[in-house]
The part of an RNA shown here (small-subunit ribosomal RNA, central domain) has 347 nucleotides and comes from a metagenome. Rfam family: Bacterial small subunit ribosomal RNA. Its family is annotated with structural constituent of ribosome and ribosome in the Gene Ontology. The coordinates come from a structure-prediction model, not an experiment, and the mean pLDDT is 88.
Context: one part of a larger RNA
RNA sequence: CUGGGUUUAAAGGGUGCGUAGGCGGCUUGGUAAGUCAGAGGUGAAAGCUUCCCGCUCAACGGGAGAACUGCCUUUGAUACUGCCAGGCUCGAAUUGGGUUGAGGCAGGCGGAAUGUGGCAUGUAGCGGUGAAAUGCUUAGAUAUGCCAUAGAACACCGAUUGCGAAGGCAGCCUGCCAAGCCUUGAUUGACGCUGAGGCACGAAAGCGUGGGGAGCGAACAGGAUUAGAUACCCUGGUAGUCCACGCCCUAAACGAUGUUUACUCGACGUCCGGGCCUUGCGUCCGUGCGUCCAAGCGAAAGCGUUAAGUAAACCACCUGGGGAGUACGUUCGCAAGAAUGAAACUC
Numbered sequence: 001c002u003g004g005g006u007u008u009a010a011a012g013g014g015u016g017c018g019u020a021g022g023c024g025g026c027u028u029g030g031u032a033a034g035u036c037a038g039a040g041g042u043g044a045a046a047g048c049u050u051c052c053c054g055c056u057c058a059a060c061g062g063g064a065g066a067a068c069u070g071c072c073u074u075u076g077a078u079a080c081u082g083c084c085a086g087g088c089u090c091g092a093a094u095u096g097g098g099u100u101g102a103g104g105c106a107g108g109c110g111g112a113a114u115g116u117g118g119c120a121u122g123u124a125g126c127g128g129u130g131a132a133a134u135g136c137u138u139a140g141a142u143a144u145g146c147c148a149u150a151g152a153a154c155a156c157c158g159a160u161u162g163c164g165a166a167g168g169c170a171g172c173c174u175g176c177c178a179a180g181c182c183u184u185g186a187u188u189g190a191c192g193c194u195g196a197g198g199c200a201c202g203a204a205a206g207c208g209u210g211g212g213g214a215g216c217g218a219a220c221a222g223g224a225u226u227a228g229a230u231a232c233c234c235u236g237g238u239a240g241u242c243c244a245c246g247c248c249c250u251a252a253a254c255g256a257u258g259u260u261u262a263c264u265c266g267a268c269g270u271c272c273g274g275g276c277c278u279u280g281c282g283u284c285c286g287u288g289c290g291u292c293c294a295a296g297c298g299a300a301a302g303c304g305u306u307a308a309g310u311a312a313a314c315c316a317c318c319u320g321g322g323g324a325g326u327a328c329g330u331u332c333g334c335a336a337g338a339a340u341g342a343a344a345c346u347c
Stems, first nucleotide, its partner, number of pairs: 004318003007301002012315001014201004021194003025088007033081002035077008049065006091191001092188004096183005103177007110154001114150008125136002162169002206247006215241002220236004258314006266292005272286005277280001296303002320347003329340004
């Protein structure tokens, strides 16, 4: 390489859009490139191989055949693939009607809580813990009431809920944008699937500039604990967490399960939409979200119409452990670092 694989043994790219490429629905006609058949030419010799023969045998040698699965030319075949021309509607898409949602962006508004400030009441403690102490407090704290103000997050509803490609998304209202689903009409007429490179998005932390800073809180300081305690516990507390703009591009980015399509018993629950009436624990259809099982699969655990079953198309990835996601080189980045990614050696 081939083969075999990728939920958990090594292995699915974090996710989407999409270029080249690969693959591609039903049907008519043409063409004859692929494909198939016939014929001709060529396919050196040696070697290999079959038969015969020569050295006393064999090795070795000689003769004849086969093979040389290929290439070229030519004559045909036309099922399939390709190409050209035409048609179709079930794939795909557009549109009409209806509908769903924490989908995205922007603006506005709200209440609870917390902190702080002011005023008032009030007096000796408060806070914290396993127990304490550091800390706060007679310059009047804690507690209680009223007023003001700041930032961040949105209790109940709330769910095995919903939406989104993934990351992710939750107070209320408005505007803009996007998406899914149902429905029966209409329209286009294969416009499709996948997708190396590429482009875009991408939690948290981190970085740059400027704001903001209530609570929380790496670092840090102190108090405890302890043999020690660079921790766990406590009192404080800076970056950060928040906003705008620009970077970073990683994750147990997980369903540890790539995308698409078709097929393969059922039962139960549920979100959303629709049909039928007999209006009820009704029944049927569709898209989702879940639970349990038949067949089948699996090393098992388990999966099981949301497959890990049966098949097809395309992409990505794996090939013993360590060395190592390291070194070197390259690309990207302000940096942190990211991406790509070995070998010696060793078991």